[in-house]
RNA sequence: UCCCGAUAAAGCCUAACCUUUCGCGAGAAGGGGGCGGAAAGCUGCGGAUCUUCACAACGGAGAUGGCCGGGCUGCCGAA
Numbered sequence: 001u002c003c004c005g006a007u008a009a010a011g012c013c014u015a016a017c018c019u020u021u022c023g024c025g026a027g028a029a030g031g032g033g034g035c036g037g038a039a040a041g042c043u044g045c046g047g048a049u050c051u052u053c054a055c056a057a058c059g060g061a062g063a064u065g066g067c068c069g070g071g072c073u074g075c076c077g078a079a
Stems, first nucleotide, its partner, number of pairs: 004077002012037002017032006035066001041072003045069003048064006
């Protein structure tokens, strides 16, 4: 350094739910709250699901990174 992930250490993020705001909507952001997470950090590249415009279908636009995979980056150092 790489792989790997501990009854280690320092930390980090924040599900559901409540509330405020934004959005046609899926949903997003702020505050509270923690189910959980070794990348639950970043990235819509490939799938998947959801919303919307249509709609027989093919599609367009959007959302989900805590649905899966890929790419990039990062803390620590036991076996």